[in-house]
Molecule: SAM riboswitch aptamer (S box leader)
Organism: Sphingobacterium cellulitidis
RNA sequence: GAUUUAUAAAGAAGUGGCGAGAGACUGGCUCAAUGACCCACUGGCAACCUUCAAUAAGAAUUGAAAAGGUGCCAAUUCCUGUCCGAGGCAAUAAAGCCCAGGAGCAUAUAAAUG
Numbered sequence: 001g002a003u004u005u006a007u008a009a010a011g012a013a014g015u016g017g018c019g020a021g022a023g024a025c026u027g028g029c030u031c032a033a034u035g036a037c038c039c040a041c042u043g044g045c046a047a048c049c050u051u052c053a054a055u056a057a058g059a060a061u062u063g064a065a066a067a068g069g070u071g072c073c074a075a076u077u078c079c080u081g082u083c084c085g086a087g088g089c090a091a092u093a094a095a096g097c098c099c100a101g102g103a104g105c106a107u108a109u110a111a112a113u114g
Base pairs, nucleotide, nucleotide: 002113003112004111005110006109007108008107013042014041015040016039017038021031022030023029025081027079028078043073044072045071048069049068050065051064052063053062054061055060077106082103083102084101085099087098088097089096
């Protein structure tokens, strides 16, 4: 890197280093020399793997825990893109614009597979 499954509106930051872009991509919007992003340390959040208990024929579900393996600690995955679409505007021969919501794509993370 590929495939499968699950999750993504909750939650959780200080110090030091570096020094210019960063938020995956598009268009927006935002963050950033009052030092972002990234790196290190410390702290924390969460509960995927894990452990325990209850229920169940089983698959599994629910609850609890946090030593270890990951993950995460600006903004909903920051919004958006493709399709459907309640409602509104305009028009009516037809097209359009705004937009609640839903599905999907993509992405991220975990666990597993080859």